[in-house]
Order: sequence, then C1' cells, then structure tokens
RNA sequence: UGGAUUGAUAGUUUAGUUGGUUAAAAUGUUGGCUUGUCACGUCGAAGACCACGGGUUCGAAUCCCGUUCAGUCCGU
Repeated sequence: UGGAUUGAUAGUUUAGUUGGUUAAAAUGUUGGCUUGUCACGUCGAAGACCACGGGUUCGAAUCCCGUUCAGUCCGU
C1' cells in the first nucleotide's frame, strides 16, 4: 500500500435487529430521605436524536451506498 471481514449507541462498559410511539441497563454524576457525620441503603433527576454524508421507505439505531476511525485475517 491492496483485498476480505467485524465493529462505532449517555462520562465509561454494554443491550437493543429480522424497520413501527426518536432508545434500555449497569456504573459514574447530581438532588431528596436515612445517619451525629461519611459510607451503605432507598426514591428521584440530568445525560446519547445511535461515527459522518447520502439513498430506499408512509416510517431507519436497524436495510443499501460512500467516507472516517478501530480490531482481525490474507496478499505484495
């Protein structure tokens, strides 16, 4: 450098598929309660429009194409 293949979703780690109410969990952050205080526990809240750009469709995180980044394999 060429080809093949897998992946990219809250701060972090993951789930969510055979398209259907613009999305879930753990942990972290934060507020209340609890405690003499902290921690633990418990009840809430905020936080991602799903890597980016197009296409298909009434409707796309999900299907198709391209690009970027990361992993694996093959070749020179």